RNA sequence: GAGUUUGAUUCUGGUUCAGAUUGAACGCUGGCGGUAUGCUUAACACAUGCAAGUCGAACGGUAACAGCAGAGUUUGUUCUGGCUGACGAGUGGCGGACGGGUGCGUAACGCGUGGGAAUCUACCUUAUAGUGGGGGAUAGCCCGGAGAAAUCCGGAUUAAUACCGCAUAAGCCCUAUGGGGGAAAGGGGCCUCUUUUUGGAAGCUCUUGCUAUUAGAUGAGCCCGCGUAAGAUUAGCUUGUUGGUGGGGUAAUGGCCUACCAAGGCGACGAUCUUUAGCUGGUCUGAGAGGAUGAUCAGCCACACUGGGACUGAGAUACGGCCCAGACUCCUACGGGAGGCAGCAGUGGGGAAUAUUGGACAAUGGGCGCAAGCCUGAUCCAGCAAUACCGCGUGUGUGAAGAAGGCCUGAGGGUUGUAAAGCACUUUCAAUUGUGAAGAAAAGCCUUAAAUUAAUACUUUAGGGUCUUGACGUUAACUUUAGAAGAAGCACCGGUUAACUCCGUGUUAGCAGUUGUGGUAAUACGGAGGGUGCAAGCGUUAAUCGGAAUUACUGGGCGUAAAGCGCACGUAGGCGGUUAGGUAAGUCAGAUGUGAAAGCCCCGGGUUUAACCUGGGAACUGCAUUUGAUACUGCUUAACUAGAGUAUAGUAGAGGCAAGUGGAAUUCCAGGUGUAGCGGUGAAAUGCGUAGAUAUCUGGAGGAACAUUAGUGGUGAAGGCGACUUGCUGGACUAAUACUGACGCUGAGGUGCGAAAGCGUGGGGAGUAAACAGGAUUAGAUACCCUGGUAGUCCACGCCGUAAACGAUGUCAACUAGCCGUUGGGAGCAUUUAAGCUUUUAGUGGCGCAGCUAAUGCAUUAAGUUGACCGCCUGGGGAGUACGCGCGUAAGCGUAAAACUCAAAGGAAUUGACGGGGGCCCGCACAAGCGGUGGAGCAUGUGGUUUAAUUCGAUGCAAUGCGAUGAACCUUACCAGCCCUUGACAUCCUGCGAAUUUUCUAGAGAUAGAUUGGUGUUUUUGGGAACGCAGUGACAGGUGCUGUAUGGCUGUCGUCAGCUCGUGUUGUGAGAUGUUGGGUUAAGUCCCGUAACGAGCGUAACCCUUGUCCUUAGUUGCCAGCAUGUAAUGGUGGGAACUUUAAGGAGACUGCCGGUGAUAAACCGGAGGAAGGUGGGGAUGACGUUAAGUCAUUAUGGCCCUUAUGGGCUGGGCUACACACGUGCUACAAUGGCAAGUAUAGAGGGCUGCAAUCCCGCGAGGGGGAGCUAAUCCCACAAAGCUUGUCUUAGUCCGGAUUGGAGUCUGUAAUUCGACUCCAUGAAGUCGGAGUCGCUAGUAAUCGUAGAUUAGUACUGCUACGGUGAAUACGUUCCCGGGCCUUGUAUAUAUUGCCCGUCACACCAUGGGAGUGGGUUGCAAAAGAAGUGGGUAGCUUAAUAAUGGGCGCUCACCACUUUGUGAUUCAUGACUGGGGUGAAGUUGUAAUAAGGUA
Repeated sequence: GAGUUUGAUUCUGGUUCAGAUUGAACGCUGGCGGUAUGCUUAACACAUGCAAGUCGAACGGUAACAGCAGAGUUUGUUCUGGCUGACGAGUGGCGGACGGGUGCGUAACGCGUGGGAAUCUACCUUAUAGUGGGGGAUAGCCCGGAGAAAUCCGGAUUAAUACCGCAUAAGCCCUAUGGGGGAAAGGGGCCUCUUUUUGGAAGCUCUUGCUAUUAGAUGAGCCCGCGUAAGAUUAGCUUGUUGGUGGGGUAAUGGCCUACCAAGGCGACGAUCUUUAGCUGGUCUGAGAGGAUGAUCAGCCACACUGGGACUGAGAUACGGCCCAGACUCCUACGGGAGGCAGCAGUGGGGAAUAUUGGACAAUGGGCGCAAGCCUGAUCCAGCAAUACCGCGUGUGUGAAGAAGGCCUGAGGGUUGUAAAGCACUUUCAAUUGUGAAGAAAAGCCUUAAAUUAAUACUUUAGGGUCUUGACGUUAACUUUAGAAGAAGCACCGGUUAACUCCGUGUUAGCAGUUGUGGUAAUACGGAGGGUGCAAGCGUUAAUCGGAAUUACUGGGCGUAAAGCGCACGUAGGCGGUUAGGUAAGUCAGAUGUGAAAGCCCCGGGUUUAACCUGGGAACUGCAUUUGAUACUGCUUAACUAGAGUAUAGUAGAGGCAAGUGGAAUUCCAGGUGUAGCGGUGAAAUGCGUAGAUAUCUGGAGGAACAUUAGUGGUGAAGGCGACUUGCUGGACUAAUACUGACGCUGAGGUGCGAAAGCGUGGGGAGUAAACAGGAUUAGAUACCCUGGUAGUCCACGCCGUAAACGAUGUCAACUAGCCGUUGGGAGCAUUUAAGCUUUUAGUGGCGCAGCUAAUGCAUUAAGUUGACCGCCUGGGGAGUACGCGCGUAAGCGUAAAACUCAAAGGAAUUGACGGGGGCCCGCACAAGCGGUGGAGCAUGUGGUUUAAUUCGAUGCAAUGCGAUGAACCUUACCAGCCCUUGACAUCCUGCGAAUUUUCUAGAGAUAGAUUGGUGUUUUUGGGAACGCAGUGACAGGUGCUGUAUGGCUGUCGUCAGCUCGUGUUGUGAGAUGUUGGGUUAAGUCCCGUAACGAGCGUAACCCUUGUCCUUAGUUGCCAGCAUGUAAUGGUGGGAACUUUAAGGAGACUGCCGGUGAUAAACCGGAGGAAGGUGGGGAUGACGUUAAGUCAUUAUGGCCCUUAUGGGCUGGGCUACACACGUGCUACAAUGGCAAGUAUAGAGGGCUGCAAUCCCGCGAGGGGGAGCUAAUCCCACAAAGCUUGUCUUAGUCCGGAUUGGAGUCUGUAAUUCGACUCCAUGAAGUCGGAGUCGCUAGUAAUCGUAGAUUAGUACUGCUACGGUGAAUACGUUCCCGGGCCUUGUAUAUAUUGCCCGUCACACCAUGGGAGUGGGUUGCAAAAGAAGUGGGUAGCUUAAUAAUGGGCGCUCACCACUUUGUGAUUCAUGACUGGGGUGAAGUUGUAAUAAGGUA
């Protein structure tokens, strides 16, 4: 920096990622080189080999090898000689304490850093003085013995630079200052001189040793300051403990040890205990501060199978030494012995995991040695491993026909892709041929010079010459040859995060760091193509830091997100007013020492570059010493008064405690009056009352609480405090002066106070009231409501110690605009004497600026700006829980985790939605009315059932007389059976045939067979077009699936008044404003106001129709006037007035008047008018919502079928029928039925047709056919109505279902399954329960007419048409729906929301638990190896000499071990407690809205 809480926002807050890193491991892959690195686990066990020896110039010597000499001799060789080179074993010296390994232990002077004094130091350097003279042993060798072996014993003999005295003592040590004590070792070289000449000895000389002392260097030991993990759910620890004195001991200080004395010492600045851990330079990360870490390299420490112990030595308490104990392994003759890879290799084991039983001492270094040299698994090299870092390569250029193939496609193309091929080049690396540095310096030998010397020996130093020394190594490097030849993978591609498509799969398989993905179109799974990233590697996992300001020193917070202790007093601590002097601890500056090297950083140098190596510098932020400075802090001295306090005089107050007093009210008791109810509730009941209640009056008892005053008034630290009086008492405030002189603030622990409830003891008890009882409510009601009622509430004393103990705001101090109240004081002013005004101070409130805040809000009473101190927080849950401890009689309180689990939990604000929240308003929403439905019969649709099939769809409002505006066949999609397979239909190809028509046979038909007529049209004469048949394959076909892949269309909210935008303003932002407000409207309609100003889609209007008039035009329509004719008729002439038709106009706009209103918009009333306030009706449906409906109207993606899910045919089905529902018709009758007569519409349809007059039939209808392509003819008589008659309240002269019979029509066909007619039959039904529907005027109701669809079938459906023609609306409380504003919200798939607890089931971790089994450890004892020290003096001891050594005896300390008893920790445990998580379980509905009892 990003992802992730939300519908969106902002904040808080966790979680996850991108980076760097690693001694890594795993998966896939793998060309080369350089440089590094490589058991992090079992400090588990180890076979085998090697890792520490060397010196003959210390010694006696000669086992082996070689040479030489001699002797023998078989000429092979044997023997002799330490003579020479050398050297096994041994004595002796030095080394083995270094180097190498590991990290068990250790929280410590172990380490780091800086100091200190009481020490030692082999080899090395410096200086001084010595190095004389003696002695006795002993190993080896030899002999003998024991034993399996390891090994041991005895005897004889022998050397030294081994050992021991004597002498000497410059210096050294001790001292009583008189004195006393203590050393030594020789070896090598030379032969001038001397001696003998065989060596040798004396001698000489140099050199190397030795002894003593001195100084240094190096190394080591000791002490101290500071720093160096976690836990207080470890708070007290300690007896050699702390100190002193004497003594001992050590190289040295010291309780290091011991005796005595004293009683100290450590600890909240964390002792003791527990757990973990080697420390550091550094390494990784980080901007830094920090955090993590302590492999390789370097310094220190510790350890060497486990534990203990000393010896030797300069140095060890000793990795490859010793002794003892223990465990383990091995050998054994069973008696006894041997061993220690945490050295280098290597083995087993453990583990995710870590290499060769390699070469060499060539270099560097170490040990020994005079040296040569020897030894060196230190080291240098090589081997193995992509383990890490660095470098190189796997080719380069050209090359479009943009090849083939792959993949995608919109079918054109795109992409892979200049990529390949092809052409032209190059050859690093690897391969191959040859050449070939550097790492080598020395040493040895010869020689020159110098030093030394008597010397030209010897030796040393410097120079010259000569001769050799390489593990690596077939080195590096160079070079030859050949050829693009031998050399690319891994991960990822939804977002984070660079990179997209196809196929497969279908909440499956799977993916996943997080969010999440997968339910048939998956850029998220698997594969492919393509792409992206890195590259000999790439990913994953693990781990650390970072991001994380998410422990905040740098650098966070605490009103509401986690977080202020309930409040005060006060200890330690922290902080502290003014002035002056001193000091110099803090602070600042300089200098000096130190801060190892390596590493990091800078500048150079060397490897072709880099990694790497190397030179120099800087740095090492630290510590110490020292010299200065003195502002600030500290300390100290002296003062001051502004902080704080004291005194005096006043003021207000429910401040506290105690004692006393009072009235009203409730209840109870007694008495009087009085009678039937009282009480209680939403309504009731329980309860009380005729044994006299309630009511009312009088008197009495008792307890508790104190109306009014009363107030965001007072007071107190908080909790809290309210009648009155008295007493005692705390604090605050005001004013003025005096005094003290910083006496102050905060406050871990600590102490005190601390509502209510609760507990204990004893009282008290009126009212009220947990528990409890009863009555109601309810599905239930362990509640809400009612009637009762006990603890408690009250008092005294003692506990408890918690509350939403809240201002959710710690205390103190200072500073920072104001305005308005109110309480207690003070001062001033003018006064009208009752109040007022100004000002000041201490409280207590409201509003508000700056500022702050995530916002909300706070705002001199801060949540502003600062200072001081304390407390607290670090994701949600688990959990304020468990365990432990403390307190408490108990209840419980305080302190206070972890496992596990989730990706959120949360604050504030925003927009919606919702509320059994509020306000305003509307609608046939209610109300007021009229008529229905729900009951009956029938029609029709649906569900259900049935069926071979009863095709499919539509399903609350918004499916159900819906798709369907018309299922007997067809339709038809369904079922049964029979058939077809390029197909019933389209395009293309080939062949044949005109097309086509007649008749017959079989069959249910499709179909099959036979038969007959026919020979067309055009032409460039090849053929072509249409049509039919056959064949081939591309394809056709599908009412098959998905309306949750879609287009289009439609329904619904809703003809509701809303929905938005631009610019501006405002807010961190989502958003807001506009659109809210005051009026008004049918309306976001209009007006006014207004940080908004405008605009758009809707509303309205424009459109159609209807209502009035005018103009124009009159045919098929009309006929007033004129004329004419008929039985009659606009029939005719004519007319153009009227009606009407159909074109165009007019008209209505709140225009006019009055009133109301704000002088507005508008509303009310009126006039005029055919019509009046959108005149009536229609069409018209904003942004959106509903994954609403439709793949079966059509179109269409994807999937599926292809001799079938396609096509044809016949028959059946869609018409079934215990039942349920919707929509209708007809009725139940007299406002009626029936009969007769009679009047009056509008709008439609008609050539596949409507059909008149006429004839036949009771009728449906039949015959026949004028007229009409329609203002002409026909359908076509409208009916209710009106007049008259009849019926007289009944299952009827109502009602017509059902059934029988006879017919008509349509049609190939009327059985399943049509309509109609006639005759006969004459069911239910007497106005319909709960409920529910429509309608506000030409409406409801009622009456008929027409049409579409059809061959026919509907006038009970639908769509139209007219006739007759009402009632009611007080009003908006309520039901339903909707709009605006506001409010609450834990809702946003939005209340059909969200969500809580028990129970049941499964799994997980955890607490308790009779106990059980381990580990560690305290205390008290036992035990006592090896060893050391003490005591003793028995035995022994060559030199020397006893104060010695050895063997003994004994005491003390002590490891392993054992016993008893505690503490602590881990594991486990029948059973049990709660917790967490789980698919859609059960039960209720606690919370969220007034959540239905806030």
Molecule: small-subunit ribosomal RNA
Organism: metagenome